Source information
c-di-GMP-I riboswitch aptamer from a Candidatus Acetothermia bacterium, 74 nucleotides, folded computationally. Taxonomically the source falls in Candidatus Bipolaricaulota (Bacteria, Bacteria candidate phyla). It was read from a public genome assembly, where an Rfam model found it.

RNA sequence: ACCUGAAAAGGGCACACCCACCGCAAGGUGGGGCCGCAAAGCCGCGGAUCCGUAAGGACUGCCGGGCUGCCAGG
Numbered sequence: 001a002c003c004u005g006a007a008a009a010g011g012g013c014a015c016a017c018c019c020a021c022c023g024c025a026a027g028g029u030g031g032g033g034c035c036g037c038a039a040a041g042c043c044g045c046g047g048a049u050c051c052g053u054a055a056g057g058a059c060u061g062c063c064g065g066g067c068u069g070c071c072a073g074g
Stems, first nucleotide, its partner, number of pairs: 002074004012037002017032006035061001041067003045064003049058003
């Protein structure tokens, strides 16, 4: 470096829901919470879905892709 895996070790994130705030909304932020996750870290690049009268926007814990990373084994 590559592949495989989460058994071990140290850990990490935080579904739904609740509260406060922001937003037309989808949704987001913070706190609580903890269903789950070996990338449930990052990027809206390609789909899907959602919001919006439209222009546009949201969502990576919907799928795929790109980049990066701890541990163990090969």